Small-subunit ribosomal RNA, 3' major domain from an uncultured bacterium, 461 nucleotides, folded computationally. Model confidence (mean pLDDT): 84 of 100. It matches the Rfam family "Bacterial small subunit ribosomal RNA". Rfam links the family to the GO terms structural constituent of ribosome and ribosome.
Context: one part of a larger RNA
RNA sequence: UGACGGGGGCCCGCACAAGCAGCGGAGCGUGUGGUUUAAUUCGACGCAACACGCAGAACCUUACCCAGGCUUGACAUGCGCCUGCAGAGCAGCGAAAGCUGCUCGCCUUCGAGGGUGGCGCACCGGUGCUGCAUGGCUGUCGUCAGCUCGUGUCGUGAGAUGUUGGGUUAAGUCCCGCAACGAGCGCAACCCUUGCCCCGUGUUACUUGUGUCACGGGGGACUGCCGUGGUGUUACCACGGAGGAAGGCGGGGAUGACGUCAAGUCCGCAUGGCCCCGACGCCUGGGGCGACACACACGCUACAAUGGCCGCAAUAGCGCGACGCAACCCCGCAAGGGGCAGCCAAUCGCCAAGCGCGGUCGUAGUGCGGAUUGGGGGCUGCAACUCGCCCCCAUGAAGACGGAGUUGCUAGUAACCGCGUGUCAGCAGAGCGCGGUGAAUACGUACCCGGGCCUUGCACA
Repeated sequence: UGACGGGGGCCCGCACAAGCAGCGGAGCGUGUGGUUUAAUUCGACGCAACACGCAGAACCUUACCCAGGCUUGACAUGCGCCUGCAGAGCAGCGAAAGCUGCUCGCCUUCGAGGGUGGCGCACCGGUGCUGCAUGGCUGUCGUCAGCUCGUGUCGUGAGAUGUUGGGUUAAGUCCCGCAACGAGCGCAACCCUUGCCCCGUGUUACUUGUGUCACGGGGGACUGCCGUGGUGUUACCACGGAGGAAGGCGGGGAUGACGUCAAGUCCGCAUGGCCCCGACGCCUGGGGCGACACACACGCUACAAUGGCCGCAAUAGCGCGACGCAACCCCGCAAGGGGCAGCCAAUCGCCAAGCGCGGUCGUAGUGCGGAUUGGGGGCUGCAACUCGCCCCCAUGAAGACGGAGUUGCUAGUAACCGCGUGUCAGCAGAGCGCGGUGAAUACGUACCCGGGCCUUGCACA
């Protein structure tokens, strides 16, 4: 000087408390450990690994296993030699890859050259190892309010001061004081979005114009004004008022200081070193990544009447669409199939659910719940056995609100409800977004967790 303390003081945060909904019990989905396996590829491991890399494992992917094959190689550059030379067809073996054989066949200035193929040499290639050799990127403390520098001053020095103190703030925010005076990286603001107003433009929107809406530009909020109080002053704070769509940072986002964890990643990529070289490279067929006595993590669906089922009627937003979205009609109980209008889309299409109204069920493992299994069918795709999704009929399991414990959330939030989208041939209980309905509670800071400042102890660095 730091770090640490079951030392002290001050102060924050859904940290506790107050409250709402859950998780932990059940069934199933997914990830992980373990076990198994020829292989169940690899990485990630408290917070900060475990619906994480995976924004799509039937083949491919694929890195793993088994088998069959190739050797200048699937791919790059250079050199030497050869080549009537790029190709086409056929046959045999084969699961394919590949191997073998046969037939036909160049441009041409007859030198070369370009390009092709072959042989040979340099080399290629490696998701092989080391994230304790690295770059880059990322997580985390933490959107926490801190971290430093120049000059001066003090100290033999490490270092201190500034940055401490009194107030104040979301904030090292600002004010006052002070051997300090300034400055930088952070904070804030500048950026995007949303709420109000104005202006311009209006197609394809609403329906014929001061309007809704869309796109673009601008204005608007600053404790600016008034009052009372905390104050003697300032910074600032509390309450009330005017005006306003909005107040005291209006809501949300982007933005992550010096650094910490030899944190994560050599399997995104790059890269030093090491290792493999008829294989640790490459191609192909099949299998595996999907196993299953178990254990944990994240979820989905429930256990019902604030509900289930049937019928009727009405209502979003973000987005996406030509290898596509498909209205509408016909067939089918349905998944879906056939036909076809429109739309390169403010034009056409994908397109809601819950809620509401009417009826029914009457506390029952049920008309709750839907696992599991049998049968039949549909779709994508070369191909759904291992191992896809969907529909119909039948079957109807556990489950009566869950131990110790534990998570999220302070407002258009939680909870409930559906919709879109990326990935994608197909496959979403996950991810990322979107709107609809819409609460309860916060006395307070003693306690648990994390953090900031000052101070104290210290046998630690």